[in-house]
Molecule: transfer RNA
Organism: Patescibacteria group bacterium AH-259-L05
RNA sequence: GCCAGGGUAACUCACCGGUAGAGUGCAACGCUGAAAACGUUGAGGUAGUGGGUUCGACUCCCACCCCUGGCA
Numbered sequence: 001g002c003c004a005g006g007g008u009a010a011c012u013c014a015c016c017g018g019u020a021g022a023g024u025g026c027a028a029c030g031c032u033g034a035a036a037a038c039g040u041u042g043a044g045g046u047a048g049u050g051g052g053u054u055c056g057a058c059u060c061c062c063a064c065c066c067c068u069g070g071c072a
Base pairs, nucleotide, nucleotide: 001071002070003069004068005067006066007065010024011023012022013021018055026042027041028040029039030038048064049063050062051061052060
């Protein structure tokens, strides 16, 4: 330098045009003599950045940044 995959909640990952979710973690409450476990509820994200297409974009297109693998 070229090619491919990826970047979404604190972490691991879904969703792949129509108001963004799960598990883990975190907080409160219940339970307990007290913890753990378990149960209930809740907080938490302008979807890497900037443009474009569209009535509407995390999702499609372009550029750039970063990560992983392959080729040279």